[in-house]
RNA sequence: GAUGAACGCUAGCGGGAGGCUUAAUACAUGCAAGUCGCACGGCAAGGUUCUUUCGGGAACCCUAGAGUGGCGAACGGGUGCGUAACACGUAUGCAAUCUGCCUUUAUCCGGGAAAUAGCCCUCCGAAAGGAGGAUUAAUGUCCCAUAAUAUUAAGAAGUGGCAUCGCUUUUUAAUUAAAACUCCGGUGGAUAAAGAUGAGCAUGCGUCCCAUUAGCUAGUUGGCGGGGUAAUGGCCCACCAAGGCGACGAUGGGUAGCUGGUCUGAGAGGAUGAUCAGCCACACGGGCACUGAGACACGGGCCCGACUCCUACGGGAGGCAGCAGUAGGGAAUAUUGGGCAAUGGGCGCAAGCCUGACCCAGCCAUCCCGCGUGCAGGAAGAAGGUCCUACGGAUUGUAAACUGCUUUUGUCUGGGAAGAAAAUUUGGCAUUUAUGCCGAGCUGACGGUACCAGACGAAUAAGCACCGGCUAACUCCGUGCCAGCAGCCGCGGUAAUACGGAGGGUGCAAGCGUUAUCCGGAUUCACUGGGUUUAAAGGGUGCGUAGGCGGUUUAUUAAGUCAGUGGUGAAAGCCUGUGGCUCAACCAUGGAAUUGCCAUUGAAACUGAUAAACUUGAGUAUAGUUGAAGUGGGCGGAAUACAUCAUGUAGCGGUGAAAUGCUUAGAUAUGAUGUAGAACACCAAUUGCGAAGGCAGCUCGCUAAACUAUCACUGACGCUGAGGCACGAAAGCGCGGGUAGCGAACAGGAUUAGAUACCCUGGUAGUCCACGCCCUAAACGAUGAAUACUCGAUGUAUGCUCCAUUAGGGGUGUGCGUCCAAGCAAAAGCGUUAAGUAUUCCACCUGGGGAGUACGGCCGCAAGGUUAAAACUCAAAGGAAUUGACGGGGGCCCGCACAAGCGGAGGAGCAUGUGGUUUAAUUCGAUGAUACGCGAGGAACCUUACCUGGGCUAGAAUGCACGAGGACCGCACCAGAAAUGGUGCUUCCCCGCAAGGGGCUUCGUGCAAGGUGCUGCAUGGCUGUCGUCAGCUCGUGCCGUGAGGUGUUGGGUUAAGUCCCGCAACGAGCGCAACCCCUAUCAUUAGUUGCCAGCAGGUUAAGCUGGGCACUCUAAUGAAACUGCCUGCGUAAGCAGUGAGGAAGGCGGGGACGACGUCAAGUCAUCAUGGCCCUUACGCCCAGGGCUACACACGUGCUACAAUGGUCGGGACAGAGGGUAGCCACACCGCGAGGUGGAGCCAAUCCCAUAAACCCGGUCUCAGUUCGGAUUGGAGUCUGCAACUCGACUCCAUGAAGGCGGAUUCGCUAGUAAUCGCAUAUCAGCAAUGAUGCGGUGAAUACGUUCCCGGGCCUUGUACACACCGCCCGUCAAGCCAUGGGAGUUGAAGGUACCUGAAGUCGAUGACCGCAAGGAGUCGCCCAAGGUA
Repeated sequence: GAUGAACGCUAGCGGGAGGCUUAAUACAUGCAAGUCGCACGGCAAGGUUCUUUCGGGAACCCUAGAGUGGCGAACGGGUGCGUAACACGUAUGCAAUCUGCCUUUAUCCGGGAAAUAGCCCUCCGAAAGGAGGAUUAAUGUCCCAUAAUAUUAAGAAGUGGCAUCGCUUUUUAAUUAAAACUCCGGUGGAUAAAGAUGAGCAUGCGUCCCAUUAGCUAGUUGGCGGGGUAAUGGCCCACCAAGGCGACGAUGGGUAGCUGGUCUGAGAGGAUGAUCAGCCACACGGGCACUGAGACACGGGCCCGACUCCUACGGGAGGCAGCAGUAGGGAAUAUUGGGCAAUGGGCGCAAGCCUGACCCAGCCAUCCCGCGUGCAGGAAGAAGGUCCUACGGAUUGUAAACUGCUUUUGUCUGGGAAGAAAAUUUGGCAUUUAUGCCGAGCUGACGGUACCAGACGAAUAAGCACCGGCUAACUCCGUGCCAGCAGCCGCGGUAAUACGGAGGGUGCAAGCGUUAUCCGGAUUCACUGGGUUUAAAGGGUGCGUAGGCGGUUUAUUAAGUCAGUGGUGAAAGCCUGUGGCUCAACCAUGGAAUUGCCAUUGAAACUGAUAAACUUGAGUAUAGUUGAAGUGGGCGGAAUACAUCAUGUAGCGGUGAAAUGCUUAGAUAUGAUGUAGAACACCAAUUGCGAAGGCAGCUCGCUAAACUAUCACUGACGCUGAGGCACGAAAGCGCGGGUAGCGAACAGGAUUAGAUACCCUGGUAGUCCACGCCCUAAACGAUGAAUACUCGAUGUAUGCUCCAUUAGGGGUGUGCGUCCAAGCAAAAGCGUUAAGUAUUCCACCUGGGGAGUACGGCCGCAAGGUUAAAACUCAAAGGAAUUGACGGGGGCCCGCACAAGCGGAGGAGCAUGUGGUUUAAUUCGAUGAUACGCGAGGAACCUUACCUGGGCUAGAAUGCACGAGGACCGCACCAGAAAUGGUGCUUCCCCGCAAGGGGCUUCGUGCAAGGUGCUGCAUGGCUGUCGUCAGCUCGUGCCGUGAGGUGUUGGGUUAAGUCCCGCAACGAGCGCAACCCCUAUCAUUAGUUGCCAGCAGGUUAAGCUGGGCACUCUAAUGAAACUGCCUGCGUAAGCAGUGAGGAAGGCGGGGACGACGUCAAGUCAUCAUGGCCCUUACGCCCAGGGCUACACACGUGCUACAAUGGUCGGGACAGAGGGUAGCCACACCGCGAGGUGGAGCCAAUCCCAUAAACCCGGUCUCAGUUCGGAUUGGAGUCUGCAACUCGACUCCAUGAAGGCGGAUUCGCUAGUAAUCGCAUAUCAGCAAUGAUGCGGUGAAUACGUUCCCGGGCCUUGUACACACCGCCCGUCAAGCCAUGGGAGUUGAAGGUACCUGAAGUCGAUGACCGCAAGGAGUCGCCCAAGGUA
């Protein structure tokens, strides 16, 4: 785009078309083929007349129905079952034919006869129908006559052609015709010839799929002779011969009516064959003939069968695939309508009759076409809706309202066609007497329709689909992987432009969507117009048949080819000119086209054919060369195994390590001799040969090939090659040999979770030979064969030749390689050995899986091979390349990563956090590393978010506005657990003289509440981690189709992408480093609260005092370190050095500082915030409880287990902090926690505050202890409203586990680990053994980078990209989908053979009937159906 469509929603009108695609299923009812009295006998009812015995009868008129006869019924109408065929299309032929009605020509129409329907009578039957008797007519039937250009038989002559033969003329003989009617005009009949029309037959070409259908055929093919037919013919029959068809697809199977055309397409094509037209076939299924001009007959007949109906059970009837209609089937397809007015048909002289053909109407948006549903103005841009950044804006939207206008359509009223011209009737005219012409009259189903006019009034008239991309059109709400959508990709898991609704928009419009089907896009079967190295695809290789293709020249021919002409190519349709309906659709008319077929005339370039020639393709000859080319024989040495002998003694062998195995019966090892089989080291190569598979010791015979040279010979002999034939590694099979080594299966030993494996010890087939099979491989260059052409470089094998003759160089062939140009290719790559440019031939491909499988065929002994599908299923499968990530890949490098060390954890008790469990609640979060002494730097109340109970509702807090008040507060009492409620008392401040203003506060009202409720996967901010790892990028340029690359890789170097060198790159940014802080040295400045060297005073003592600021210190500024210097190495960067110097040396030590990014990492409970949720509660207040529970499990710690220790006494040395709701000297009391007094200090001043480990001395003596301190009892202190749940501390008493800790695991490289104490934050107090800081004492070790973990760079493989915690294979389980097997059972179709055989044609017979002709009957051939196998 299209449709004979269907379905969903919707629907105003008209015109033109179309309308059972399924059940060729079954049909009720009506109609669809009759007509003719001018062929015939005759006639009911009715009318008139007559008559009558009133029952009726007769005659005449008119004739219905039925009958005989003629013509028609073979047309028209329906359907598409069958048919792959001369069925259809097209073009020819019939010398092999027929043809009613019609036309033309010629001739004829005389005489006679017997019947039979009907009618009448009788009878049978339920009916359908039938039987008998009597009688009768014809254009029915028969006989006679006449008769030809008829037919038959026998000739003669001429002529033509196409083989049989045809045609014309003619002779003789025989045979065969007729019908009448009449209005007297005519109509009709017979014979013959011709025409027209229609039909029959034959032939060329064309006409679907399957080769998993390859052979078919006995009336088969042909002949002779007959029969039959209108006619040819095996159409049929007898005999004879053995043919006929087929890879150019016979036969078989499946499907199907064919065509003009229709749809689509640029075309070529593809699909299709409704309506209209031509042909064919069929008429309930099957068979058969009759009649006839024509049928083997839709509305005729006979028979068989199935089915339906009627029946009195004896018998009968029927055939809608005609028009309507019914049932059924189905997604689905209309009225039991009107009319013969027109067109056409049948009959008739005609009037006319008949006509479901046809013309019309009805139903259906089924399709095509046309029209309308209004037009113009109209901004307060109305209201309402929707959306938003929401006092407002945007949009719906000039849309509406409103004003004006118009009237197609509609309603009403009125008018009103064409289609009709004929026949016929009638008037006239002309005549060729047939008829023609001019008038008049009659005839309309549609239909009072089309159309026209008038009136009325915007009045009667818009939907459907879509809005993620493709694809025109976007927002809100609802939903929450649900409900749903979906043509493909795909949407939906709480912010959905994709689901549903709405607003808005887009597209089409009386329609719009969906479904189905066809073509297109699809160059995706490629003729036009594709491919095959790796994406699907080159046969394993050669020889060769058919076929296809084929070198140069000449001549002839004319099959192909080209041109002209003629015929045909139906009409309709398509295209086009013109015209008719108001336009269009539609219709009419003319043209063009119909690309085809046939015939004919011509041309001769090309292809073909024929003939002749040529040498360049191909082959041959001669002379040489080369090689693991093939095949048969002979020979050889090394090694191995075995045997024998000898020497010799305890192991050998094997592995990652072992064991099985061998061995004192003497192995292994060594020597000698012998035997056997197999394979041929070195040479040896990137080599050579062969068609491929493949071929390797030496030698001989036989065979084949390639190449070079000569250019002698033949003269296109060529190339390719479907089938076919041959060869064809390894494994395997058969028969017979052989068997040293190796070695499937098998056995044993190991390994392992297992180990039917990898490893080891053995070992059978096999490997070897001969003969015969198998016929496959990643049979690979994943690249078919042949020919020609197209830049180069280089190596090698083997020839010939020239120059040189040592080496070498030049030229020319044939092979084998490597690298490149152009070109090609998706790229990788190929590139004279093409995957380039062309030609010829063959083979093969057409998404993945199913599957190279099943079935069938062929081959095979088998194994199996070859040929080779479908159902079903997926939306991919695949190629090449890119960036990452990963690897039990490689290279280089780093890190307390390992190693080397020191100290811990894991065992005990306790503290603390977590899980779990429990609970009314044990609030919440954090969960590998990167949660777990984490948020929390401090839960008795509070905190607090949880639970229970009691209360409040604009609320506990804050702001603003208005109103009322003046205090609020405070005090007292009552109820209550308190919150709260009630009662009483009391009463503002500032400025200002005042008025008034301002402030503060309470209550009420209003506007803004509040939420530690959810979502960290909607977010901001902040943080952890990789990781203080050295990386991450950009601009321009260059390379690549592109992703992308280069730079950033390479060579060095560094802690470092740090720096240097090189380089199609050159630069730059974020990171690194540095700049900042602390610390280590010094200097300067400053000198109190710090310091005290010198001077003075002074104390039991003390910087206590004067004084000083030198030192220490304090805290500000500066200096200092840069591989700067030296030596060595190095191009350089840089590295090394017991270097020098220096407080410090190669980044001096530490901190802050964290690139692009990763983990949807953590946090909505710090805070902020989108969305959602709660609103007398998920908000707020209060009391009590809980967060402190406790069988357990884990993390992090503390204290220990002791003598490097405990304990007692004495003695010494820090740093950094904190302090007024505070630190508290000192004195006294208390054993002590502490208490009572009481100076100083807002701090370099006073206080906390005695630092401890350490040193000296004493004691304990290896034990559950003078270790260890849990637990428990008692008594207290302090804080606080309050220590019961649930605080810390003190004293007395008690004195648990624990004797150094399994697997495993953590930290640390120097002022570090270890160890010792001190301080602070939080804080009333404290569960602190935690955290954060501070100083004191102060080690050991690092060979090294194989391994574990993590990381960086380069490279490699990849089927990974959520990126190895990836991907992915198979079984099993469940569900679902599709398909099988199955005792069997059932239906349908076809073939063959046999039996039986209706009707019927034909043949034979025919004793019965008939005068006869003939017939009944009987028999035979064939045969439908049926039966059996």